[in-house]
RNA sequence: CUCUUAUUGAGAGUGGUGGAGGGACUGGCCCGUUGAAACCCGGCAACCUUUCAGGGAAAUAAUUUUCCCGAAAAGGUGCUAAAUCCUGCAAAAUACAAAUGUAUUUUGGAAAAUAAGAG
Repeated sequence: CUCUUAUUGAGAGUGGUGGAGGGACUGGCCCGUUGAAACCCGGCAACCUUUCAGGGAAAUAAUUUUCCCGAAAAGGUGCUAAAUCCUGCAAAAUACAAAUGUAUUUUGGAAAAUAAGAG
């Protein structure tokens, strides 16, 4: 970097260093010298991981093993303005317009992010 699967309306700072950008991209709309990015500390969560006198299922003659649920921990990541801030492509409904366009809502998708696995 590519592919697969899962998740993305919850949660988390009146801290230190730093000194102008940031919210992936488009169009918007926002955040920022009342201090952006980045780093440190703190915090949140529980994807992987570990543990269990817990509950259930399957295999076995049995010991036992595996799986699911639940609980706990926090080792590997991650996250810590706004729904992934909204949006992009398609369909449906409604309203307006009546040249198949505009707006709103819903559903699906694309893109993105993160985790785990594979190449």